Overview:
Predicted 3D model of a 327-nucleotide part of an RNA (large-subunit ribosomal RNA, domain IV) from Metallosphaera javensis (ex Sakai et al. 2022). The sequence was found in a public genome assembly. The organism belongs to Metallosphaera, within Archaea. Rfam family: Archaeal large subunit ribosomal RNA.
[in-house]
Context: one part of a larger RNA
RNA sequence: CUCAGGCUAGGGAACUCGGCAAAAUGGUCCCGUACCUUCGGAAGAAGGGAUGCCUACCAUUGUAGUAACGCUGCAGUGGUAGGUCGCAGUGACCAGGGGGAUCUGACUAUUUAAUAAAAAUAUAGGUCCCCGCUAGCCCGAAAGGGUGUGAACGGGGGCUAAAUCCUGGCCACUGGCGGUCGGUUAAACCCGGGUCCAACCGGGCGAAGCCCCGCUGAAGGCCGGGGGUAACUCUGACCCUCUCAAGGUAGCCAAAUGCCUUGCCGGGCAAGUUCCGGCGCGCAUGAAUGGAUCAACGUGAUCCCCACUGUCCCAGCCUGGGGCCCC
Numbered sequence: 001c002u003c004a005g006g007c008u009a010g011g012g013a014a015c016u017c018g019g020c021a022a023a024a025u026g027g028u029c030c031c032g033u034a035c036c037u038u039c040g041g042a043a044g045a046a047g048g049g050a051u052g053c054c055u056a057c058c059a060u061u062g063u064a065g066u067a068a069c070g071c072u073g074c075a076g077u078g079g080u081a082g083g084u085c086g087c088a089g090u091g092a093c094c095a096g097g098g099g100g101a102u103c104u105g106a107c108u109a110u111u112u113a114a115u116a117a118a119a120a121u122a123u124a125g126g127u128c129c130c131c132g133c134u135a136g137c138c139c140g141a142a143a144g145g146g147u148g149u150g151a152a153c154g155g156g157g158g159c160u161a162a163a164u165c166c167u168g169g170c171c172a173c174u175g176g177c178g179g180u181c182g183g184u185u186a187a188a189c190c191c192g193g194g195u196c197c198a199a200c201c202g203g204g205c206g207a208a209g210c211c212c213c214g215c216u217g218a219a220g221g222c223c224g225g226g227g228g229u230a231a232c233u234c235u236g237a238c239c240c241u242c243u244c245a246a247g248g249u250a251g252c253c254a255a256a257u258g259c260c261u262u263g264c265c266g267g268g269c270a271a272g273u274u275c276c277g278g279c280g281c282g283c284a285u286g287a288a289u290g291g292a293u294c295a296a297c298g299u300g301a302u303c304c305c306c307a308c309u310g311u312c313c314c315a316g317c318c319u320g321g322g323g324c325c326c327c
Base pairs, nucleotide, nucleotide: 001322002321003320004319005318006317007316008315010313011312014311019308027051028050029049030048031047036041038162052084053083054082055081056080057079058078059077060076061075062074063073064072065071085089097306098305099304100303101302102301103300104298105297109121110120125160126159127158128157129156130155131154136147137146138145139144164292165291166290168223169222170221173220174219175216176215177214178213179212182211183210184209189204190203191202192201193200224242225241226240227239228238251285252282263279264278265277266276267275
């Protein structure tokens, strides 16, 4: 010096990206326990007290003796009282740190074997589409097989993701489904021309598809701009205008989404680019590409507080292994 371990006055996160690591808490019994809540929880919330040993007694369980017992033993459990020792009685070992908020995912579960365990996957629930069985979907040039010894309360596929409150407008584009007349239109066929026969040329007929006409968003998706206006000012309920298929509704927000931006106001700190609560013409929020909210849960992310500490002020000492030195 390094590795592993132990102790440390006073301070107590000043360390640091960050309390990383360590410390602290810890078992059992009793008392006591808030916000919130889906009334189950939250909860071991939080916060207190007790705990050893000896003696006596009470209650009680099992068992043996006994004819039987309120009797006598043995083993155990619970309790009351008195006493006793230490700094310390779950005396070692074993053995939760706690609280207040926000984001996110409902939850338990799953995942990158060997850098990622998560907010990713899954999930119950919701919804849409296909399918009446010689079905639909899947594997296979096919035969055949799976779903399926199944039969719509079933099977297959897509999206979303518990519950709760909800899920707005647009069918112009793309897709899907449906549909008469009409338009377009291949081969075949028919007719005419042409040829010795053909090739070939023209006309007719005319399927699907497309055009056309409708429907359809929990289908792919999309959801404006410019002026003016109220008796201070500001703002603009209101009006005008251009334009679109329709011009973003309810909600929510500088949010894991806001460029400008350390936005502005408030809170917490002596001081806060983070955090919390508000505000909102939102560069570029927004409703199953789900929106909002949310008890419980999380080796998830962020902020604050208490406790605690060698993380630090600022180092010191001790034990052991290695390095190092000598042989």